A computed fold for a 534-nucleotide part of an RNA from a metagenome, annotated as small-subunit ribosomal RNA, 5' domain. The full RNA is in RNAcentral, with records from SILVA. Its Rfam family is "Bacterial small subunit ribosomal RNA". Rfam links the family to the GO terms structural constituent of ribosome and ribosome. Its mean pLDDT, the model's own confidence on a scale to 100, is 82.
[in-house]
Context: one part of a larger RNA
């Protein structure tokens, strides 16, 4: 000189973009942050209706989701990241495509009711009942698997991998909802269709998983490790290789090209600096990984070894009728603490995204958005011309004078921001609905889907940005500094005293260093310290 998630002092009008617990991954009061479908299923409430019955809400079965998304850096020198292969070792819901299906029984169970226990948290007994829960049994295009044959690849030559016909064995499935001519009916309906859901298979997408080659801090005052260690065979397990795990043989692997053991520490795109090589960093953006009060374990699933899931063991905090029981903010706010130091217990889902739904919706502290704080950056303004008796002060002084200063007064002029009125957005695009119209599916003009045109619904932010009008220069400047480095100097006052200070070094009676005050230089809503980095 640049840089800062910065603090501290003095100071302070406006916008506009960002940023805001580095400290104690320390405890956490109180609300909230993960729900969704009645078009999967019985119920039970309420309403309307003469009734059949239709709405509308839900606790419970189910179904998806809750693994996504937000958070934090504790761990981790690691194949954790990075970067560049491999997977002929491998999984993959939902979405896409292509190919074949969906048939026929059952026995149950919660909700409910009825009884018990308990203070609660909850539990238990007996009874009824449903289904896209749940268990058979039928089929099997094609999968998986046995047996033996061919054909083709060479990455590990191994019945290793693909592939083609063959035999035999194994394993599915569920319905909702809207229409609706003929034809049957038990009038419910069957059958038809459309759409959405369902069951095997392949093929893609997209996600994961493992494996390997480099690259990745410091210490030698750390030199020897290692016994499932290293490799083999066989078997187990896993989605899959693999000492991943057993038995059994073998005695092997690493190491001064730094093992092991201490220590620090998430890693990258970046980011700061610096002409560059570099060197520091890893706030905020994105990407990856690891964690969720500490340890541990698994289930459930298409993914978890699960932050708002379960069990167990621990410390801790609350309830208790003492017998048991709840609890986990490193989600958003917020509180206590700890510190120099870091914000509102705010509105909204209107957009953007996401979950669920056939849709309309619901839910969303993701996210838009307001609020805090000069904490950064970045614009704006706090007036502009003219105006000399060089006015009145103040400061100096060699007593003439100098200087503050065209500065002011005083005229002309303008109105950004601020104030007070009026007017006022863009961000909305769909989704639905209405109302012509084409086109697919159909037996169908019906219903659905898709496409065009027109109209019609949606705004937290917000009466805000803007725009107009009105009024008067009128409400809007301060910090360090001024010995030399380093731009600015004079006067009083102190007298190695009080004090200054980055360095050099001022102060002991004329101090441009101190403290004041006039001046004057920098920089400017800032301005100086101080810390850290190049």
């Nucleotide at each position: 000189g640049g840089a800062c998630u910065a603090a501290c002092g003095u100071u302070g009008g406006c916008g506009g973009c960002g940023u805001g617990c580095g400290u104690a991954a320390u405890a956490c009061a109180u609300g909230c942050a993960a729900g969704u479908c009645g078009a999967a299923c019985g119920a039970a409430g309420a309403g309307g209706g003469a009734a059949a019955c239709c709405u509308c809400u839900u606790a419970g079965u189910g179904g998806c989701g809750a693994a996504c998304g937000g958070g934090u850096g504790c761990g981790u020198a690691a194949c954790a990241c990075g970067u560049g292969g491999a997977u002929g070792a491998u999984c993959u819901g939902c979405c896409c495509u292509c190919a074949a299906g969906a048939u026929u029984g059952g026995a149950a169970u919660a909700a409910c009711c009825a009884g018990c226990c308990g203070a609660a948290a909850g539990g238990u007994u007996g009874g009824c009942u449903a289904a896209u829960a749940c268990c058979g049994a039928a089929u099997a295009u094609g999968a998986c698997u046995a047996c033996a044959a061919c054909c083709a690849g060479u990455a590990u030559c191994g019945c290793c991998u693909g592939g083609u016909a063959g035999u035999g064995g194994u394993a599915a499935a569920a319905g909702g909802u809207g229409g609706g001519g003929a034809c049957c009916u038990u009038c419910g309906g069957g059958c038809c269709u459309a759409c959405c859901a369902c069951u095997u298979g392949g093929g893609g997408a997209u996600g994961a998983g493992u494996c390997c080659g480099c690259g990745c801090c410091u210490g030698a005052u750390u030199a020897g490790c290692u016994u499932g260690u290293u490799g083999g065979u066989a078997g187990g397990g896993u989605a899959a290789c693999g000492g991943c795990c057993u038995a059994c043989c073998a005695a092997g692997g690493c190491g001064a090209c730094g093992a092991u053991c201490a220590g620090u520490a998430g890693c990258c795109g970046g980011c700061c600096u610096g002409a560059g090589a570099g060197g520091g960093u890893g706030a905020a953006c994105g990407g990856c990984c690891a964690c969720a009060c500490u340890g541990g374990a698994a289930c459930u699933g298409a993914g978890a070894u699960a932050c708002g899931g379960u069990c167990c063991a621990g410390a801790c905090u609350c309830c208790u009728a003492c017998g048991g029981g709840a609890g986990g903010c490193a989600g958003c706010a917020g509180u206590a603490g700890g510190g120099a130091a870091u914000u509102u217990u705010c509105c909204a889902c209107a957009a953007u995204g996401g979950g669920c739904g056939a849709a309309a919706g619901c839910c969303u502290g993701a996210u838009g958005g307001a609020g805090c704080a000069a904490c950064g950056c970045c614009g704006c303004g706090u007036g502009a011309g003219g105006g000399a008796u060089g006015a009145a002060g103040g400061u100096u002084u060699u007593c003439g004078g100098a200087u503050c200063g065209u500065a002011a007064a005083c005229u002309u002029c303008u109105u950004u921001g601020a104030u007070a009125g009026g007017g006022g957005a863009a961000g909305a695009a769909c989704c639905g609905c209405u109302a012509a119209u084409g086109g697919g599916u159909u037996a169908a003009u019906a219903a659905u889907c898709u496409g065009u045109u027109a109209g019609u619904c949606u705004g937290a932010c917000g009466g805000u940005a803007c725009c107009c009008u009105a009024a008067a220069a009128a409400c809007a400047a301060g910090u360090c500094a001024c010995g030399g480095c380093u731009a600015a100097c004079u006067c009083u006052g102190u007298g190695c005293c009080a004090g200054c200070a980055g360095c050099c070094g001022c102060g002991g009676u004329a101090a441009u260093a101190c403290a004041g005050a006039g001046g004057u230089g920098a920089c400017a809503a800032a301005c100086g310290u101080u810390g850290u980095c190049c």